[in-house]
RNA sequence: GGGCUGGUGGUCUAGGGGUUAUGACAUCGCUUUUACAAGGCGAGAAUCGCUGGUUCAAAUCCGGCCCAGCCCA
Numbered sequence: 001g002g003g004c005u006g007g008u009g010g011u012c013u014a015g016g017g018g019u020u021a022u023g024a025c026a027u028c029g030c031u032u033u034u035a036c037a038a039g040g041c042g043a044g045a046a047u048c049g050c051u052g053g054u055u056c057a058a059a060u061c062c063g064g065c066c067c068a069g070c071c072c073a
Stems, first nucleotide, its partner, number of pairs: 001072007010025003018056001027043005049065005
C1' cells in the first nucleotide's frame, strides 16, 4: 500500500430500511434475612466511531475518514 471483518448503555452482545434499539452482567431502589450473599419486583443509563449522501423514513444502504483485528504484498 491492497483486501476482508468489526466499532451499538459502565462491560459483553442482538438487531442489516419503519414497533419505545434486544438480552446478560454491573449500578440504584424496594422486597426477603438477625445480618450478608443469592433470589424476586422495578428503575436509570445508547443521540448506534466521525462526516457527507440516498430515501417519505437510516443503527441498518452508499462514499470519504478514524480506530481495532485477520490476510496478502